[in-house]
RNA sequence: GGGAUGGUAGCUCAAUUGGUAGAGCUUAGGAUUAAAAAUUCUAGAGUUGAUGGUUCAAAUCCAUUCUAUCCCA
Numbered sequence: 001g002g003g004a005u006g007g008u009a010g011c012u013c014a015a016u017u018g019g020u021a022g023a024g025c026u027u028a029g030g031a032u033u034a035a036a037a038a039u040u041c042u043a044g045a046g047u048u049g050a051u052g053g054u055u056c057a058a059a060u061c062c063a064u065u066c067u068a069u070c071c072c073a
Stems, first nucleotide, its partner, number of pairs: 001072007010025004019056001027043005049065005
């Protein structure tokens, strides 16, 4: 220098081919217990890496860009 894959909640990951952004763990509070652990209920947490474009509608499609890993040179 060229190419491939990934980037979504504090962490690990989904989102069925464009149509309400979710799960588990963690965290906070409650129940339970003499007290804890375990269990259980509820809640919080997101500019989907960034900018722009297409569309009635974009995590998803397109362009540029940043970053991580890998391959080629």

Notes
The RNA shown here (transfer RNA) has 73 nucleotides and comes from a Gammaproteobacteria bacterium. The RNAcentral record of the sequence draws on ENA. The organism belongs to Gammaproteobacteria, within Bacteria. It matches the Rfam family "tRNA". Rfam classes the family as a transfer RNA. Model confidence (mean pLDDT): 81 of 100.